Annotation:
This is a predicted structure of a 350-nucleotide part of an RNA (small-subunit ribosomal RNA, central domain) from an uncultured Candidatus Peribacteria bacterium. Its Rfam family is "Bacterial small subunit ribosomal RNA". Rfam links the family to the GO terms ribosome and structural constituent of ribosome. Its mean pLDDT, the model's own confidence on a scale to 100, is 86. RNAcentral holds the full RNA, with entries from SILVA.
Context: one part of a larger RNA
RNA sequence: UUGGGCGUAAAGCGUCCGGAGGCGGCGAAGCAAGUUGGAUGUUAAAUAUUGUGGCUCAACCAUAAUGCUGCAUCCAAAACUGUUUUGCUAGAGACAUUCAAAGGCAAGUGGAAUUCUGUGUGUAGGGGUAAAAUCCGUAGAUACACAGAGGAACACCAAAAGCGAAGGCAGCUUGCUAGGAAUGUUCUGACGCUCAUGGACGAAAGCGUGGGGAGCGAACGGGAUUAGAUACCCCGGUAGUCCACGCCGUAAACUUUGAACACUAGGUGUUGAGGGACUCGAUCCUUUCAGUGCCGACGCUAACGCAUUAAGUGUUCCGCCUGGGGAGUACGAACGCAAGUUUAAAACUC
Numbered sequence: 001u002u003g004g005g006c007g008u009a010a011a012g013c014g015u016c017c018g019g020a021g022g023c024g025g026c027g028a029a030g031c032a033a034g035u036u037g038g039a040u041g042u043u044a045a046a047u048a049u050u051g052u053g054g055c056u057c058a059a060c061c062a063u064a065a066u067g068c069u070g071c072a073u074c075c076a077a078a079a080c081u082g083u084u085u086u087g088c089u090a091g092a093g094a095c096a097u098u099c100a101a102a103g104g105c106a107a108g109u110g111g112a113a114u115u116c117u118g119u120g121u122g123u124a125g126g127g128g129u130a131a132a133a134u135c136c137g138u139a140g141a142u143a144c145a146c147a148g149a150g151g152a153a154c155a156c157c158a159a160a161a162g163c164g165a166a167g168g169c170a171g172c173u174u175g176c177u178a179g180g181a182a183u184g185u186u187c188u189g190a191c192g193c194u195c196a197u198g199g200a201c202g203a204a205a206g207c208g209u210g211g212g213g214a215g216c217g218a219a220c221g222g223g224a225u226u227a228g229a230u231a232c233c234c235c236g237g238u239a240g241u242c243c244a245c246g247c248c249g250u251a252a253a254c255u256u257u258g259a260a261c262a263c264u265a266g267g268u269g270u271u272g273a274g275g276g277a278c279u280c281g282a283u284c285c286u287u288u289c290a291g292u293g294c295c296g297a298c299g300c301u302a303a304c305g306c307a308u309u310a311a312g313u314g315u316u317c318c319g320c321c322u323g324g325g326g327a328g329u330a331c332g333a334a335c336g337c338a339a340g341u342u343u344a345a346a347a348c349u350c
Stems, first nucleotide, its partner, number of pairs: 004321003007304002012318001014201004021194003025088007033081002035077008048066007091191001092188003095184005103177007110154001115149007125136002162169002206247006215241002220236004258317006266295011299306002323350003332343004
């Protein structure tokens, strides 16, 4: 390579958008590039296969026939692929009517709590731990009350709940704005799916400039513990955590499970929407979609388990894997202010 695989053994890009490429719904008519059949020509010799013959046999050699794989031209077929024309509505999209939601951005605003400041009451402790000590306190602490400042996060509601492509999103109000679901059969008429290169977004930490700084808190200092204690525990505490703008581009970015479509028992919760039955109405019953959980049949799986939200049965496209270590390293290249990231070997060794 052929193949076999990718939940946990190696292996799904963090997520999406998307021009090239690959693949693509139901009819009708034409063409004939792919496809299929036939004819002709060609496919040197040797080699190959078969027959016959020659060396005593064989290897070997001679001779005849056949074959091989393709190529070209012509004729024919029209199911499938392709292509042209024309049509359809089940895919896709649009429109209308409703609806739900921590989806995003910006501005404003609220209360609880921590800390600090001031005033008052009040007096000797407070704090912390397994126990202590460092620490705070007679310059009046802790506690209680009132007033003020400032920053950050939003108890209850709260849920296996909701929204978002993922990262993620939660006090309340307003403005701007993205996406989704159901119903209708009103419109377009395959406009679709997946995507190498590319682009956008992308937690936390980190970086740059300027702000901000209550609490927490890497580093650091001290107290303990201990044989030691560069830790776990305690007292402090700087970056940071917060905001604006600009970088970084990585995570156990996990459902460790790529995207899309179709099909294949059920049961039971829950969220949103619709229909039916019943009802004054709500509830209840039944049913159809779209999500989100649990259990479970067939099937699958090495097992665990998965099981209409598949890891089942199929199709399309992309990504990735190929013994352990060396190594996600070296070198080179690209990107970055840097930290570093991406791409990515070999010697050697077991």